[in-house]
Context: one part of a larger RNA
RNA sequence: CUGGGCGUAAAGCGUUUGUAGGUGAUCUUCUAAGUCUUGGUUUAAAUCAUAAAGCUUAACUUUUAAAAGAGCCAAGAUACUGGUUGAAUAGAGUGAAAUUGAGGUAUUUGGGGGAAUUCUUAGAGGAAUAGUAAAAUGUAACGAUACUAAGAUGAAGACCGAAGGCGAAGGCGUCAUACUAAAUUUUAACUGACACUCAAGGACGAAAGCUAGGGGAGCAAAUGGGAUUAGAGACCCCAGUAGUCUUAGCAGUAAACGAUGAGUACUAGAUGUUGGACGCACGGUAAUAUAUAAUCUAUUUAUCUACUCGUUCGGUAUCUAAGCUAACGCAAUAAGUACUCCGCCUGAGGAGUACGCUCGCAAGGGUGAAACUC
Numbered sequence: 001c002u003g004g005g006c007g008u009a010a011a012g013c014g015u016u017u018g019u020a021g022g023u024g025a026u027c028u029u030c031u032a033a034g035u036c037u038u039g040g041u042u043u044a045a046a047u048c049a050u051a052a053a054g055c056u057u058a059a060c061u062u063u064u065a066a067a068a069g070a071g072c073c074a075a076g077a078u079a080c081u082g083g084u085u086g087a088a089u090a091g092a093g094u095g096a097a098a099u100u101g102a103g104g105u106a107u108u109u110g111g112g113g114g115a116a117u118u119c120u121u122a123g124a125g126g127a128a129u130a131g132u133a134a135a136a137u138g139u140a141a142c143g144a145u146a147c148u149a150a151g152a153u154g155a156a157g158a159c160c161g162a163a164g165g166c167g168a169a170g171g172c173g174u175c176a177u178a179c180u181a182a183a184u185u186u187u188a189a190c191u192g193a194c195a196c197u198c199a200a201g202g203a204c205g206a207a208a209g210c211u212a213g214g215g216g217a218g219c220a221a222a223u224g225g226g227a228u229u230a231g232a233g234a235c236c237c238c239a240g241u242a243g244u245c246u247u248a249g250c251a252g253u254a255a256a257c258g259a260u261g262a263g264u265a266c267u268a269g270a271u272g273u274u275g276g277a278c279g280c281a282c283g284g285u286a287a288u289a290u291a292u293a294a295u296c297u298a299u300u301u302a303u304c305u306a307c308u309c310g311u312u313c314g315g316u317a318u319c320u321a322a323g324c325u326a327a328c329g330c331a332a333u334a335a336g337u338a339c340u341c342c343g344c345c346u347g348a349g350g351a352g353u354a355c356g357c358u359c360g361c362a363a364g365g366g367u368g369a370a371a372c373u374c
Stems, first nucleotide, its partner, number of pairs: 003346004007328002012342001014204004021197003026087002030083002033081002035077009051063004091194001092191003095187006103180005111175002118152006128139002165172002209250006218244002223239004261341006269319011283304005289299003323330002347374003356367004
């Protein structure tokens, strides 16, 4: 290399979009490139393989005959693949009618609103408070802590709240408004294969970090102090700066995890939950007729429907059969059965290092070896 693999042993790019490339559903016309059939021709000798013979055997040497495969030429076949003509609608998309949700952005740095922390001012009060396993540093007669009233500022959104929802992933949770994206269901009006996957490339991408401006309540790397300890550069306590917030940029990484790439089809069931659609029964409302003195009630028709029940489509969970798996486990949301395309792995360390290239303000990111050791 081939092969075999990628949930946990090495291995799925963080996610998405998308060019080249690869792959691609039904019927039909023509074509004959691939494919198939027949014939011809070429494929030197040696070698290899088959069958014999000769050296005592073997290696070795000699001889004989043939085939397969491949290239080229010619004639034919047309099921499949490709090209081509026309058509259809099951894939895909558009429209119409509904529905759903913490999907996103903005409100000119003050959209509205409440609880809490902290701070300021005033009142009243008079000795502790805070903290811990225990203490101390700290705060307090220049009146603290606790209580009441008023005000200021920033950040975060208790309960509802749930293995519930939305989003490609990162992620998203007070209320309102504006703009905007998406999905699902029903319908079957329109287009008529327009599809799937994607090297390169583009976009997005938690936290920490960087640059410039603003902001700064709480929390809190660094730092200072108090303890603990043999020491304590820590765990505990008192303080506290970057940062956390915001605007404009950069950065581009995470156990970016379901440690599980995307798409399509198929393969027993059970129980939840969530978003639709439909139906039956019960029930509500209205009308009608009969029975009855009258009501109740019963029957028929129309209409509505939260709950309950059933069917069905989409999402999300739990359990389990077959099957798979080294086992654990997975099991219609597969790690089952198959197909298409991409990415990646190939003993451990050295090492995600060195060198080079490239990106970045930097920190560093991407790509990514070898010697050597076992």
The part of an RNA shown here (small-subunit ribosomal RNA, central domain) has 374 nucleotides and comes from Chromera velia. Rfam family: Bacterial small subunit ribosomal RNA. RNAcentral holds the full RNA, with entries from Greengenes. Its mean pLDDT, the model's own confidence on a scale to 100, is 82.